RNA sequence: UGGGGUAUCGUCUAAUGGCAGGACGUCGGUUUCUGGCACCGUUAAUCAAGGUUCGAGUCCUUGUACCCCAG
Numbered sequence: 001u002g003g004g005g006u007a008u009c010g011u012c013u014a015a016u017g018g019c020a021g022g023a024c025g026u027c028g029g030u031u032u033c034u035g036g037c038a039c040c041g042u043u044a045a046u047c048a049a050g051g052u053u054c055g056a057g058u059c060c061u062u063g064u065a066c067c068c069c070a071g
Base pairs, nucleotide, nucleotide: 001070002069003068004067005066006065007064010024011023012022013021018054025043027041028040029039030038047063048062049061050060051059
């Protein structure tokens, strides 16, 4: 430099173009002499900027970061 891939709550992982969900975690509560386990609730996300569309995490363009291949 060229080609390909990936980017979603703190972490991991889903989501036919149609309400962004789950698990773990955080926080609060029940239980316990205390802690742990268990149970209930809570919290929190679409890499950035544009475009298409009634509607975009998803499609298109450009960029950023990381990974792989070639030189």
Predicted 3D model of a 71-nucleotide RNA (transfer RNA) from Deinococcus radiodurans R1 = ATCC 13939 = DSM 20539.
It matches the Rfam family "tRNA". Rfam's curators write: Transfer RNA (tRNA) molecules are approximately 80 nucleotides in length. It is annotated as a transfer RNA.
The organism belongs to Deinococcus radiodurans, within Bacteria.
RNAcentral holds the sequence, with entries from ENA and Rfam.
The coordinates come from a structure-prediction model, not an experiment, and the mean pLDDT is 82.